[in-house]
């Protein structure tokens, strides 16, 4: 230094690729009346590769379920599979002065309205790897939306209890 084994941490626009697209090599055809040399184009086939989601946001537990929020971009970020903080049910927990139930929520834990902020890729520059398609690294300068545990305003059922 490499390999193997084990453990830990990180990762949810996360992981994978039998479609498609693209690249390289080989081969066949288009392609002639004959011979020779070299190169190219289009299409088919085979083999090997490349590509296939840019961030923000989202987690009580158990089970179920699948096209599970927001915007940016050259829009193949197409298509497929798996997973998944979504959704549903139950359990547990939380909210009105207190208790119980219901609704609504989830430990930042009742509802409604209004106000407010911020990103990365793309781009530019400089490099590294690869025959190529492409991949990786560093630096530079921007631009969002949904928002929220923030601020302001309004508001919260049924029954019982207590206080004014």
């Nucleotide at each position: 230094a490499a390999a193997u084994u084990g453990a830990a941490c990180c990762u949810a626009g996360c992981g994978c690729c039998a479609g498609g697209a693209c690249u390289u090599u080989c081969u066949c055809a288009u392609a002639g009346u004959a011979c020779g040399u070299g190169g190219g184009a289009u299409g088919g086939g085979a083999a090997a590769g490349u590509u296939g989601a840019c961030g923000a946001g989202g987690g009580a537990g158990u089970g179920g379920u699948u096209u599970a929020u927001c915007g940016a971009u050259a829009g193949u970020u197409c298509g497929g599979c798996g997973g998944g903080u979504g959704c549903c049910a139950c359990u547990c927990g939380g909210c009105u002065g207190c208790c119980a139930u219901a609704u609504c929520c989830g430990u930042a834990a009742g509802g409604a309205a209004g106000u407010c902020a911020c990103a990365a890729a793309a781009c530019c520059u400089a490099g590294a790897g690869g025959u190529a398609a492409c991949u990786c690294u560093a630096g530079g300068g921007a631009c969002a939306a949904a928002a929220a545990a923030a601020c302001u305003u309004c508001u919260g059922a049924u029954g019982g209890c207590u206080g004014g």

A computed fold for a 164-nucleotide RNA from a Limnochordia bacterium, annotated as glmS glucosamine-6-phosphate activated ribozyme aptamer. Model confidence (mean pLDDT): 78 of 100. It matches the Rfam family "glmS glucosamine-6-phosphate activated ribozyme aptamer". Rfam describes the family as follows. This entry contains a glucosamine-6-phosphate activated ribozyme that is found in the mRNA for GlmS. GlmS is an enzyme that uses fructose-6-phosphate and glutamine to generate glucosamine-6-phosphate. The ribozyme catalyses self cleavage of the glmS mRNA that is thought to regulate GlmS activity. Rfam classes the family as a riboswitch.